The prediction has a mean pLDDT of 82. Transfer RNA from Cavia porcellus, 61 nucleotides, folded computationally.
[in-house]
RNA sequence: UGUAGCUCAGUGGUAGAGCACUUGCCUAGCAUGCAGGAAAGCCUGGGUUCAAUCUCCAGCA
Numbered sequence: 001u002g003u004a005g006c007u008c009a010g011u012g013g014u015a016g017a018g019c020a021c022u023u024g025c026c027u028a029g030c031a032u033g034c035a036g037g038a039a040a041g042c043c044u045g046g047g048u049u050c051a052a053u054c055u056c057c058a059g060c061a
Base pairs, nucleotide, nucleotide: 001061002060005019006018007017008016013050021037022036023035024034025033043059044058045057046056047055
């Protein structure tokens, strides 16, 4: 340090961006561009709490 396929944000009140993917528009076609969509319950187990991705302990890598 561990959070979408990748790179990273994030706050005690069930999580967002960029890239990638995908649908439509546009084009003779491709790319660019515009609009939309899907995709992670946050490494694992336990504790605290009304509530844990966030706090504490142990473990794993």
It matches the Rfam family "tRNA".